[in-house]
Molecule: Lysine riboswitch aptamer
Organism: Alteribacter natronophilus
RNA sequence: GUGACUGAUAGAGGAGCGUACGUGAAGAGUAGCGCAUCUGAGGGGAUUGAGACCCGGUGAUGCUGCGUGAAAGGAACGGACGCCGAAGUAAAGGAACGGCUCAAUCGUUUUUUUACUGGAUCUGCAUCUAAGAGAUGCAGGGCUGUCAUACAACGAUUUGUUGUGUGGAGAACUAUCUCACCG
Numbered sequence: 001g002u003g004a005c006u007g008a009u010a011g012a013g014g015a016g017c018g019u020a021c022g023u024g025a026a027g028a029g030u031a032g033c034g035c036a037u038c039u040g041a042g043g044g045g046a047u048u049g050a051g052a053c054c055c056g057g058u059g060a061u062g063c064u065g066c067g068u069g070a071a072a073g074g075a076a077c078g079g080a081c082g083c084c085g086a087a088g089u090a091a092a093g094g095a096a097c098g099g100c101u102c103a104a105u106c107g108u109u110u111u112u113u114u115a116c117u118g119g120a121u122c123u124g125c126a127u128c129u130a131a132g133a134g135a136u137g138c139a140g141g142g143c144u145g146u147c148a149u150a151c152a153a154c155g156a157u158u159u160g161u162u163g164u165g166u167g168g169a170g171a172a173c174u175a176u177c178u179c180a181c182c183g
Base pairs, nucleotide, nucleotide: 001181002180003179007177008176009175010174011173014084016083017082018081019080021078022077023076032068033067034066035065036064038062042055043054044053046105047104048103049102050101051100087117088116089115090114091113092112093111094110095109096108097107098106118144119143121141122140123139124138125137126136127135128134146168147167148166149165150164151163152162153161154160
């Protein structure tokens, strides 16, 4: 100097990613609880079915009114911590939980495998959600980092820097080390 592997170590992108904690808001004058009028036989915490137990004409349930009155998840800000496939999404499988037991479905959390996405942001549609917040997916827009490449300028003689254009993807990119070969 060249080449190679999901090699090792360390790094860069920026409104960068994630976790827990704190604060205020929203959730919401909602759910629940108590009382009252009416109703009048069922009811018991995701849904259905079966069983067990319990409550119920001394009024179940439901509407309305009055009084009282939360929380969770999610988001914002703040600093802290861990990081740069950080992380996220989808499918399939496992485990735990879901207010008595069993079965089925569904949901939440966690984990394994596979696939996709460089990053943030804006717009439209869809889903989730209390939501005009936000998240996710699809499509589109420009921006940005990285590499390759074309042109131009400046420089330089181990071919670099800047600008413009086009294109690719993170198992990438940069630097050093390791290994092999050449000098």